[in-house]
SAM riboswitch aptamer (S box leader) from an Actinomycetes bacterium, 105 nucleotides, folded computationally. The sequence was found by an Rfam model in a public genome assembly. Its mean pLDDT, the model's own confidence on a scale to 100, is 83. Rfam family: SAM riboswitch aptamer (S box leader). Rfam describes the family as follows. The SAM riboswitch is found upstream of a number of genes which code for proteins involved in methionine or cysteine biosynthesis in Gram-positive bacteria.
């Protein structure tokens, strides 16, 4: 980068630097020199993946096997390792839109 699948009404900010734009896009609306956006530091949040625990389901398929069972599956809790994220429902409406995660090419 490409297509696929899932999610997008939950949640969570301070400081330093900088200095005029930002909320992807169009319309609206909103944030912003009482310092936006961005970068960095620290802190938080917990959606997906990983991990841990508890409970459940299943022996149809696959793996392990001492043939009892374990993993795989589901739910919940914990955790904060990999991503992500911390104004407003993805701000609202629109679209052949976008973002994030996971596995694959």
């Nucleotide at each position: 980068c490409u297509g696929u699948c899932a999610u997008c009404a939950a949640g969570a900010g301070c400081g330093a630097c900088u200095g005029a734009g930002g909320g992807a896009c169009g319309g609206c609306c909103c944030c912003u020199u009482u310092g936006a956006c961005g970068u960095c530091g620290c802190g938080a949040c917990a959606a997906c993946c990983a991990g841990u625990g508890u409970g459940g389901g299943u022996c149809c398929c696959g793996g392990g096997u001492u043939c009892a069972c374990c993993c795989u599956c589901c739910a919940c809790a914990c955790c904060a390792g990999g991503u992500g994220c911390c104004a407003a429902a993805g701000g609202c409406c629109g679209a052949a839109c976008g973002a994030u995660g996971a596995a694959a090419g």